[in-house]
Context: one part of a larger RNA
RNA sequence: UGACGGGGGCGCACACAAGCGCUGGAGCAUGUGGUUCAAUUCGAUGCAAAGCGAAGAACCUUACCAGGGAUUGACAUGUCGUGAAUCCUCCUGCAAGAGAGGAGUGCCUUCAGGAACGUGGACACAGGUGGUGCAUGGCUAUCGUCAGAUCAUGUCGUAAGGUGUUGGAUUAAGUCCCAAAACAAGCGCAACCCUCAGGUUUAGUUGCUAACAUUGAGUUUGGAACCCUGAACAGACUGCCGGUGAUAAGCCGGAGGAAGGUGAGGAUGACAUCAAGUCAUCAUUCCCCUUAUGCCCUGGGCGACACACAUGCUACAAUGACCGAGGCAAAGGGUCGCGACCCCACGAGGGCAAGAUAAACUCCAAAACCCGGCCUCAAUUUGGAUUGCAGGCUGCAACUCACCUGCAUGAAGCUGGAAUCGCUAGUAAUCGCCGAUUAGCCAUACGAUGGUGAAUCCUUUCCCGGGCCUUGUACA
Numbered sequence: 001u002g003a004c005g006g007g008g009g010c011g012c013a014c015a016c017a018a019g020c021g022c023u024g025g026a027g028c029a030u031g032u033g034g035u036u037c038a039a040u041u042c043g044a045u046g047c048a049a050a051g052c053g054a055a056g057a058a059c060c061u062u063a064c065c066a067g068g069g070a071u072u073g074a075c076a077u078g079u080c081g082u083g084a085a086u087c088c089u090c091c092u093g094c095a096a097g098a099g100a101g102g103a104g105u106g107c108c109u110u111c112a113g114g115a116a117c118g119u120g121g122a123c124a125c126a127g128g129u130g131g132u133g134c135a136u137g138g139c140u141a142u143c144g145u146c147a148g149a150u151c152a153u154g155u156c157g158u159a160a161g162g163u164g165u166u167g168g169a170u171u172a173a174g175u176c177c178c179a180a181a182a183c184a185a186g187c188g189c190a191a192c193c194c195u196c197a198g199g200u201u202u203a204g205u206u207g208c209u210a211a212c213a214u215u216g217a218g219u220u221u222g223g224a225a226c227c228c229u230g231a232a233c234a235g236a237c238u239g240c241c242g243g244u245g246a247u248a249a250g251c252c253g254g255a256g257g258a259a260g261g262u263g264a265g266g267a268u269g270a271c272a273u274c275a276a277g278u279c280a281u282c283a284u285u286c287c288c289c290u291u292a293u294g295c296c297c298u299g300g301g302c303g304a305c306a307c308a309c310a311u312g313c314u315a316c317a318a319u320g321a322c323c324g325a326g327g328c329a330a331a332g333g334g335u336c337g338c339g340a341c342c343c344c345a346c347g348a349g350g351g352c353a354a355g356a357u358a359a360a361c362u363c364c365a366a367a368a369c370c371c372g373g374c375c376u377c378a379a380u381u382u383g384g385a386u387u388g389c390a391g392g393c394u395g396c397a398a399c400u401c402a403c404c405u406g407c408a409u410g411a412a413g414c415u416g417g418a419a420u421c422g423c424u425a426g427u428a429a430u431c432g433c434c435g436a437u438u439a440g441c442c443a444u445a446c447g448a449u450g451g452u453g454a455a456u457c458c459u460u461u462c463c464c465g466g467g468c469c470u471u472g473u474a475c476a
Stems, first nucleotide, its partner, number of pairs: 001476002003473003007470004012465001015460001019423003023419001026314008034305002042053002064300006073125001077124002079121005086103005092097001107114002127289002130287002136283002138278003148187001150185001153182001154163003166179003193266004199233006208223002213220001237260001240254005316416001320375001322373003326369001332363003338355001342351003382413001387408006429452004434447002
């Protein structure tokens, strides 16, 4: 100087407490371990692995296994020869691949040849999702959006080092003020950026419709007020008042205001730590393979199943299930696609086909909610697993192994032990809707979006974690 202490002081955080809702019990989905297997490809392993890489494994993907096949190779450059390219037929084969026959000559040209493409040979080489993340770059997680981590000069100390960065007060903050052998400075903090919240100006089409007409309908003529959508401005700064404080920084209350003391949310992540993660995104040192650890194909596997764990979904019902009627979003996507209306089908879906490159057409139906009816506490009109049959759609193909529909079947489950997680407001809880990836989809995931909409916060004693000062130490 650090680190540590079941030492001390100060202070913080959904850390506890106060509340609300979960998980842990059931069934299923997904991931992981284990086991099994020809193979169940590889990586990730406390927090910070386990609905993670994977924003989508039937083939492909695919890296794994079995079998079949070619060896300058699927891909690149150079060299030599040959044929333009390309197309058709036959034969063998699961395919890849192997074999045979035929058609066919274009472009440029200095007539030597050349360009592009195919094919054959020899070699340089290609190739490797092979190893090493403990050789690395880059990227990322974590502590933690915690308030820290440093430096120049000066000064103190023999030196390691100290001071500054400490003390008082304050803050979300090393934030700011005062004191002080320190005085300056940069990296962080804050601000500058984006979105949301009220307004003004401007612009009115595809959006809007008050008054005047018009229509089945903002449909049409009109209108630019309103709504809304873009753009540009101003607006919030402890600016004003009172109290308090040291006449400071600030804190408390108030006014005005759409918004008040960081307005709410996002982006933004200091020096370092963990030889943290990734050689399988990519790049790359070294090592290794080179008729194979590279390449092509078919089929299988990644989907197995005594079990254990993690994350979720659906429930166990009456604050409910079912039936009928009614009503209100936001944000997104669409020409490889979205697909109205109409017709057929109980339905999934099918047929015909208008419109829109989208504020115009379409996906689109919002659901919870409200009104009426029925069920009356039962493993039931709860719950929907499992299984059988019949169909639909995508696709070369749906057995292993997709999704959807109808009929039948109707399992466990009656609120979950020890333990444990999230959340402080438009939050939790609850309800639907959309998107990326996709031919299709194992999505109950992930990312957005709105609707309805709470309870509680006495406090810092205690648990966990971080910060500052101080003290002890046989630790470094």

Predicted 3D model of a 476-nucleotide part of an RNA (small-subunit ribosomal RNA, 3' major domain) from Pinus albicaulis.